[in-house]
Context: one part of a larger RNA
RNA sequence: GAACGAACGCUGGCGGCAUGCCUAAUACAUGCAAGUCGAACGACCGGAGCAAUCCGGGAGUGGCGAACGGGUGAGUAACACGUGGGAACCUGCCCAGCGGUGGGGAACAACCGAGGGAAACUUCGGCUAAUACCGCAUACGCCCGCUAAGUGCAUAACUUGGCGGGGAAAGAUUUAUCGCCGUUGGAGGGGCCCGCGUCCGAUUAGCUAGUUGGCGAGGUAACGGCUCACCAAGGCGACGAUCGGUAACUGGUCUGAGAGGACGACCAGUCACACUGGGACUGAGACACGGCCCAGACUCCUACGGGAGGCAGCAGUAGGGAAUAUUGGACAAUGGGGGAAACCCUGAUCCAGCAAUGCCGCGUGAGUGAUGAAGGCCUUAGGGUUGUAAAGCUCUUUCGCCCACGACGAUGAUGACGGUAGUGGGAGAAGAAGCCCCGGCUAACUUCGAGCCAGCAGCCGCGGUAAUACGAAGGGGGCUAGCGUUGUUC
Numbered sequence: 001g002a003a004c005g006a007a008c009g010c011u012g013g014c015g016g017c018a019u020g021c022c023u024a025a026u027a028c029a030u031g032c033a034a035g036u037c038g039a040a041c042g043a044c045c046g047g048a049g050c051a052a053u054c055c056g057g058g059a060g061u062g063g064c065g066a067a068c069g070g071g072u073g074a075g076u077a078a079c080a081c082g083u084g085g086g087a088a089c090c091u092g093c094c095c096a097g098c099g100g101u102g103g104g105g106a107a108c109a110a111c112c113g114a115g116g117g118a119a120a121c122u123u124c125g126g127c128u129a130a131u132a133c134c135g136c137a138u139a140c141g142c143c144c145g146c147u148a149a150g151u152g153c154a155u156a157a158c159u160u161g162g163c164g165g166g167g168a169a170a171g172a173u174u175u176a177u178c179g180c181c182g183u184u185g186g187a188g189g190g191g192c193c194c195g196c197g198u199c200c201g202a203u204u205a206g207c208u209a210g211u212u213g214g215c216g217a218g219g220u221a222a223c224g225g226c227u228c229a230c231c232a233a234g235g236c237g238a239c240g241a242u243c244g245g246u247a248a249c250u251g252g253u254c255u256g257a258g259a260g261g262a263c264g265a266c267c268a269g270u271c272a273c274a275c276u277g278g279g280a281c282u283g284a285g286a287c288a289c290g291g292c293c294c295a296g297a298c299u300c301c302u303a304c305g306g307g308a309g310g311c312a313g314c315a316g317u318a319g320g321g322a323a324u325a326u327u328g329g330a331c332a333a334u335g336g337g338g339g340a341a342a343c344c345c346u347g348a349u350c351c352a353g354c355a356a357u358g359c360c361g362c363g364u365g366a367g368u369g370a371u372g373a374a375g376g377c378c379u380u381a382g383g384g385u386u387g388u389a390a391a392g393c394u395c396u397u398u399c400g401c402c403c404a405c406g407a408c409g410a411u412g413a414u415g416a417c418g419g420u421a422g423u424g425g426g427a428g429a430a431g432a433a434g435c436c437c438c439g440g441c442u443a444a445c446u447u448c449g450a451g452c453c454a455g456c457a458g459c460c461g462c463g464g465u466a467a468u469a470c471g472a473a474g475g476g477g478g479c480u481a482g483c484g485u486u487g488u489u490c
Base pairs, nucleotide, nucleotide: 001490002489003488004487006486007485008484009483010482013362014361015360016359017358018357019355020354021320026318027317028316030315031314032313035064036063037062040061041060044057045056046055047054048053071273072272073271081197082196083195084194085193086192089190090189091188094186095185096184097183098182099181100180101179102136104134105133111126112125113124114123115122116121142166143165144164145163146162147161148160149159150158151157171178172177173176199245200244201243206236207235208234211233212232213231214230216228217227218226248270249269250268251267252263253262254261255260275296276295277294278293279292298309299308300307301306326352328351329350330349334348335346336345337344338343365395366394367393368392375386376385377384378383399431401426402425403424404423405422409417434479435478436477437476438475439460440459441458445474446473447472448471449470455462456461
């Protein structure tokens, strides 16, 4: 000098755009943050109607979603991440191709009845529907086994053909669609493996028994000591193993002429975590933040028998701290979930609120005005300076204020923002300047006060009776809605 997610002191007019718990991954009151579908299904309730029927509703079965989106950085020095490759894999919804959708059965909720419990909830009996569940039929593709030919060193593997075995489906409506099943390919997504790169410590030098490899088996979507039985004795290490400490990684950010150094807030990609530890279930996908089970700590309810909970979602509270915001509005836009749609949900998001926290822009007036007014300060007492500064005169009206109109964002409808931005008109210089410094470094000097005191100070150093260095005043210098100080990085 530059920078900051800053804080503190003094001061503070406006707008735009950003940013805002860096500390206790501490504990959390309250509300909201994931639902939706009646065009899968039965029963029930309310309304209209004489009825057929129509409209609406909550609960239940069922489907899809809830694995996305949002948060945090604890753990992790690791194929976690970055980059470049690889082969033994999976993939709901979406797109394209081919083929199919036949015929049956038995239940369980809801509901009814009878109980248990303080509650959470739960037991027994009976009835019932389905795109829920289970057989059967069918099988172009598909899977398994055997086999022939070709490629091939091959009884690996691949292609073509034959034989045998196995496995599907669901309907709905407003009649045009939407679905359902098998299979092939794609797109997008994901799992796995490898080369290279990725902090400090040797006052850490040896580490390792599923350890290293093999045969076989199991397991997985898939390769593999992933797991197991047996066999061998290997594997890693001064090119730093092991151990200890620290740490999410990257695109990037800051600085710097660069090389480099430091950092990884916001935004974007990846990973990990969801009170702590462990586990699986469902599912295309989880070992699952607002799912389940077990254990633990903590909090709450209790009739003491037993139960309930998890803000590192958005707000908000307590605590910690130098320090970090509203228990706001709307789904109008963008996007997501469900639905054929209407639409519903969405603290994602878009907005508004608070904060000079930062960056950028604007204003606090302009011209004229000398007897150089008054006052202040200094003085050699003549004067000098403040100073064209003020007053006065002539103007202007940005921002703000008042009145009126009033958007774009929305292709036809729909606007939270918002009567906002903006536009027109009006009044009036009117409402709007501070902070630090003035010994040298370093731009800027005098007087008074105090007297090694009180104090200043980044370094050198000032102060003991003429201090440009302390305190005040006048004057001056610098920056300016900020200015200084502190902290940190280069």
Overview:
Model confidence (mean pLDDT): 88 of 100. Small-subunit ribosomal RNA, 5' domain from a metagenome, 490 nucleotides, folded computationally. It matches the Rfam family "Bacterial small subunit ribosomal RNA". Its family is annotated with structural constituent of ribosome and ribosome in the Gene Ontology.